[in-house]
RNA sequence: GCGGGGCGCACCUAGGGUUCCGCCACCUCGACGGUGGGUCUGGUCCGAGAGGUGCAGGCGUCGUCGCGGCCAGCGGCGCUCGCUCCACGGCGGGACAAAAGCCCGGGAGAG
Repeated sequence: GCGGGGCGCACCUAGGGUUCCGCCACCUCGACGGUGGGUCUGGUCCGAGAGGUGCAGGCGUCGUCGCGGCCAGCGGCGCUCGCUCCACGGCGGGACAAAAGCCCGGGAGAG
C1' cells in the first nucleotide's frame, strides 16, 4: 500500500421531538366535540461505535470423553476459571408524526 472477514441482542440512561394521552388557551355558560400551544413539568413513543447493566457469541486455561502410527494435534461436553482492549470527530443529508448523541458513520477529516 492492497484485499477479505468480524465488531450481535435486550433492558436502561444522557438526550429527543410532538402521532396518541394528559395539561394550558380559545370556540363556550355547560356537555360532546373542535382549533391552537412542545417557548408544556409529564405518560405512550424514538434513543447512543466512542454511556450503564445483562445475555449471547468469540478466544484461551482446566477437567473429562473420543479420534490419532496414541506423536504432534483434532473434535465433543462441562458457568471450571479468565479475557473480550482502544476510540478526537464535523458540515450536510435521511426516516418515522417529528426531532435527536438514531441511520449515513469506528464515515469525511484530524492526530
Predicted 3D model of a 111-nucleotide RNA (Guanidine-I riboswitch aptamer) from Aciditerrimonas ferrireducens. The prediction has a mean pLDDT of 82.